Context: one part of a larger RNA
Molecule: small-subunit ribosomal RNA, 5' domain
Organism: Candidatus Buchananbacteria bacterium
RNA sequence: GGAUGAACGCUGGCGGCGUGUCUAAGGCAUGCAAGUCGUACGAUCCCUUUUAGCUUCGGUUUUUUGGGAUAGUGGCAAACGGGUGAGUAACACAUUGGUAACCUACCUCGAAGUCGUGAAUAACCAGCCGAAAGGUUGGCUAAUACACGAUAAAAAUGGGGGGACAUAAGUCAUUCCCAUUUAAAGCUCCGGCGCUUCGAGAGGGGCCUAUGGUCUAUCAGCUUGUUGGUAGGGUAACGGCCUACCAAGGCCCUGACGGAUAGCGGGUGUGAGAGCAUGGCCCGCCUCACUGGGACUGAGACACUGCCCAGACUCCUACGGGAGGCUGCAGUCAAGAAUCUUCCGCAAUGGCCGCAAGGCUGACGGAGCGACGCCGCGUGAUCGAUGAAGCCCUUCGGGGUGUAAAGAUCUUUUACUAGGGACGAACAAAUGACGGUACCUAGUGAAUAAGGGGCUGCUAAACUCGUGCCAGCAGCAGCGGUAAUACGAGUGCCCCGAGCGUUAUCC
Numbered sequence: 001g002g003a004u005g006a007a008c009g010c011u012g013g014c015g016g017c018g019u020g021u022c023u024a025a026g027g028c029a030u031g032c033a034a035g036u037c038g039u040a041c042g043a044u045c046c047c048u049u050u051u052a053g054c055u056u057c058g059g060u061u062u063u064u065u066g067g068g069a070u071a072g073u074g075g076c077a078a079a080c081g082g083g084u085g086a087g088u089a090a091c092a093c094a095u096u097g098g099u100a101a102c103c104u105a106c107c108u109c110g111a112a113g114u115c116g117u118g119a120a121u122a123a124c125c126a127g128c129c130g131a132a133a134g135g136u137u138g139g140c141u142a143a144u145a146c147a148c149g150a151u152a153a154a155a156a157u158g159g160g161g162g163g164a165c166a167u168a169a170g171u172c173a174u175u176c177c178c179a180u181u182u183a184a185a186g187c188u189c190c191g192g193c194g195c196u197u198c199g200a201g202a203g204g205g206g207c208c209u210a211u212g213g214u215c216u217a218u219c220a221g222c223u224u225g226u227u228g229g230u231a232g233g234g235u236a237a238c239g240g241c242c243u244a245c246c247a248a249g250g251c252c253c254u255g256a257c258g259g260a261u262a263g264c265g266g267g268u269g270u271g272a273g274a275g276c277a278u279g280g281c282c283c284g285c286c287u288c289a290c291u292g293g294g295a296c297u298g299a300g301a302c303a304c305u306g307c308c309c310a311g312a313c314u315c316c317u318a319c320g321g322g323a324g325g326c327u328g329c330a331g332u333c334a335a336g337a338a339u340c341u342u343c344c345g346c347a348a349u350g351g352c353c354g355c356a357a358g359g360c361u362g363a364c365g366g367a368g369c370g371a372c373g374c375c376g377c378g379u380g381a382u383c384g385a386u387g388a389a390g391c392c393c394u395u396c397g398g399g400g401u402g403u404a405a406a407g408a409u410c411u412u413u414u415a416c417u418a419g420g421g422a423c424g425a426a427c428a429a430a431u432g433a434c435g436g437u438a439c440c441u442a443g444u445g446a447a448u449a450a451g452g453g454g455c456u457g458c459u460a461a462a463c464u465c466g467u468g469c470c471a472g473c474a475g476c477a478g479c480g481g482u483a484a485u486a487c488g489a490g491u492g493c494c495c496c497g498a499g500c501g502u503u504a505u506c507c
Base pairs, nucleotide, nucleotide: 001507002506003505004504006503007502008501009500010499013377014376015375016374017373018372019370020369021335026333027332028331030330031329032328035076036075037074040073041072043070044069045068046067047066052061053060054059083288085286093212094211095210097208098207099206102205103204104203107201108200109199110198111197112196113195115149116148117147118146124139125138126137127136128135129134155181156180157179158178159177160176161175163172164171165170186193187192214260215259216258221251222250223249226248227247228246229245230244231243232242233241263285264284265283266282267278268277269276270275290311291310292309293308294307313324314323315322316321341367343366344365345364349363350361351360352359353358380410381409382408383407390401391400392399393398415444416443417442418441419440420439424434451496452495453494454493455492456477457476458475462491463490464489465488466487472479473478
């Protein structure tokens, strides 16, 4: 000198764009943050239309049309999106290859199919238990829920023959043969939407590999599923991943093992570069979800707002027993030098569900607060005296503040008032949170708007008074003990300017 997610002091007019718990991965009141589908299903309720009967004319029962609402069964989503950096020195990440060792819902393309039967169960009704959370018994019912059968090869499994590649196992295409096994669901406004099997694609993921990136030897030896093999289990899949048996191996001064620290990268800061430092916001990957462990469901989780167990903590309780998890958005307490609104909207973009209409969406789009940062603008312009007053200095002649003020003329960025008023809306129409915002026009009136630090040298800028090694200053050198350009004040000056200084950290 540059930089910062900054803080502190003094000061503070406006706008745009960014950015904002770096500490206690401490505890959390309250609201919201994941639902949706009635074109899968039975049922209940409401409105409407219609028919007939009874009627005390209020209604009630039956039939019929259309629509709406929903608890439950069922489907899809809930594994995304959002947050965090505790753990992790590791195939976690980055780059490079591999998978002949693998998976993939929704979507796209291609091929084929969609036949039949059955038993239940929630809702509901009845009963019972419980303070509650909730539970239990009996009875009825539906399905795109569940089960059974049929059909089926290009699929799977097993066996066999030839070819190519490879050679460790093996694999591949074509091919052939044999045996065994496995499917399906309907809804519809008749346009469609679905269902089953196989093949391919796209996108997504799992696993393996080489290389790379911290400190420490005041850590020198480490290791028994340890290293390898055989067999088996397990997985989508290879593998000590797991188990049994067998062998005795495997790693290490090119630093094993231990300890400390740390999410990694794209990047960011600085620097001429090499490098050094760093990883906040944004993007990719990983990781965690009160702490520890576990599996279930599912294409996908060992699952932030799912389940089970244990623990700590908080809450309710009729004392028998229950409920909870903000490292989502706001907000609160605490901690701290320190970090925001319990805001508006689904109008846009995107996501989930739905044939659709649409619903949900604290993702997102916006507004609010903070000079926290960057950028831009303003606080007026021109004229105006050998130069007012005041103040300061003085060699008492004068000098300075100083065209500065006053005064005159002008302008209106900004401010205020009034009127008009968007783009963002795509898709025929409708649809805008932001927002009566931006912007435009007119009017009023210099009107609403300047400070901070410094002046001994480094280092741009000095005089007077006060103080008297005191009070104090100070980044370093050093100032102050009676004429201090270094302390305090005044005047003047210098630097920067809605900021200016200080502190901390990096280059």